[in-house]
Context: one part of a larger RNA
RNA sequence: UCCUGGUCAAGGAACUCGGCAAAUUACUCCCGUACCUUCGGUAUAAGGGAGCCCAAUGAUGGUGAUCAACCGUGCGUUGUGAGUUGUUGUUGGGGGCACAGGCCAGGGGGUAGCGACUGUUUACUAAAAACACAGGUGCGUGCGAAGGUGUAAACCGCUGUAUACGCACUGACGCCUGCCCGGUGCCGGAAGGUUAAGCGGACCCGUUAGCUUUGGCGAAGCGGUGAAGUUAAGCCCCGGUAAACGGCGGUGGUAACUAUAACCAUCCUAAGGUAGCGAAAUUCCUUGUCGGGUAAGUUCCGACCUGCACGAAUGGCGUAACGACUUCCCCACUGUCUCGACCAGGAGCUCG
Numbered sequence: 001u002c003c004u005g006g007u008c009a010a011g012g013a014a015c016u017c018g019g020c021a022a023a024u025u026a027c028u029c030c031c032g033u034a035c036c037u038u039c040g041g042u043a044u045a046a047g048g049g050a051g052c053c054c055a056a057u058g059a060u061g062g063u064g065a066u067c068a069a070c071c072g073u074g075c076g077u078u079g080u081g082a083g084u085u086g087u088u089g090u091u092g093g094g095g096g097c098a099c100a101g102g103c104c105a106g107g108g109g110g111u112a113g114c115g116a117c118u119g120u121u122u123a124c125u126a127a128a129a130a131c132a133c134a135g136g137u138g139c140g141u142g143c144g145a146a147g148g149u150g151u152a153a154a155c156c157g158c159u160g161u162a163u164a165c166g167c168a169c170u171g172a173c174g175c176c177u178g179c180c181c182g183g184u185g186c187c188g189g190a191a192g193g194u195u196a197a198g199c200g201g202a203c204c205c206g207u208u209a210g211c212u213u214u215g216g217c218g219a220a221g222c223g224g225u226g227a228a229g230u231u232a233a234g235c236c237c238c239g240g241u242a243a244a245c246g247g248c249g250g251u252g253g254u255a256a257c258u259a260u261a262a263c264c265a266u267c268c269u270a271a272g273g274u275a276g277c278g279a280a281a282u283u284c285c286u287u288g289u290c291g292g293g294u295a296a297g298u299u300c301c302g303a304c305c306u307g308c309a310c311g312a313a314u315g316g317c318g319u320a321a322c323g324a325c326u327u328c329c330c331c332a333c334u335g336u337c338u339c340g341a342c343c344a345g346g347a348g349c350u351c352g
Base pairs, nucleotide, nucleotide: 001347002346003345004344005343006342007341008340010338011337014336019333028050029049030048031047036041038172052094053093054092055091056090057089058088059087060086061085062084063083067079068078069077070076071074095099107331108330109329110328112326113325114323115322119131120130135170136169137168138167139166140165141164147156148155149154173318174317175316176315178248179247180246183245184244185241186240187239188238189237192236193235194234198230199229204224205223206222207221210217211216249267250266251265252264253263276310277307288304289303290302291301292300
């Protein structure tokens, strides 16, 4: 010097990104407990008191000797209640620094965010606001189901049957979930357009029996080429569908102070963001402005709305309970600090 423990005057978070670490609290009984609330909770809320030994006295439970009375004379019933034992109240007194005397053994309260909750997770740097979840919704599936594994046989689904099974999104509960189907996707559509192989075989060409005016023509057959016509899904087209993928405007003017614009005009669009919330886990400018808390507050809480760039199951806004989650404040507490000091054990270093 380091590590692991222990103690500390005065102060008490001034430390620090941050009370990290440490300290405080701690058990049982009694008293007493707020806001809020889904009436279950919150709650061991908070806060306060008691406990050990002795004596006196009171209450009460168990057991029940003795004695007495009665009759149906019995291992009877009723009353009395000594002794002994358990619990507990009150009063008085005693001992110690200390009475849950050791070990063991919650610090508490308030505000806000996120996630409802118990659970799950990166075995070896992340435990969370991530995943899951009950609940909600959509789509598919009528049973040899859809879907999945497999080349197949076969199996799972399921020895189930739409209150079932599969897939997807959302995520308790409460109040709700607006507008847009133009694009993409999906669903439906006996018309029309386009469209493959196949079917179909016209015209034309090659070959040559034959005929010829010797230039040619040319049946049948066998070949080659292959037009019209006939044809499915798909696409085009028509319609539906957003708890499908997704989207949800601009400019100019206007009120008797000013400012602002309920109002008007105009352009564009499929439609122009409704309710609710809002400097937010989202706000760049920004430490926005105002209020609260502090002597002093880029954080925090409450408002405002100018939302760079919230917004409704890629869910919106609330919400009791819960959280080794995140933020801020208060009480208690402390060597975190002012500012260090000492003690014990161990490591290291020096000498040996």
This is a predicted structure of a 352-nucleotide part of an RNA (large-subunit ribosomal RNA, domain IV) from Aeriscardovia aeriphila. The coordinates come from a structure-prediction model, not an experiment, and the mean pLDDT is 88. The RNAcentral record of the full RNA draws on ENA and Rfam. The organism belongs to Aeriscardovia, within Bacteria.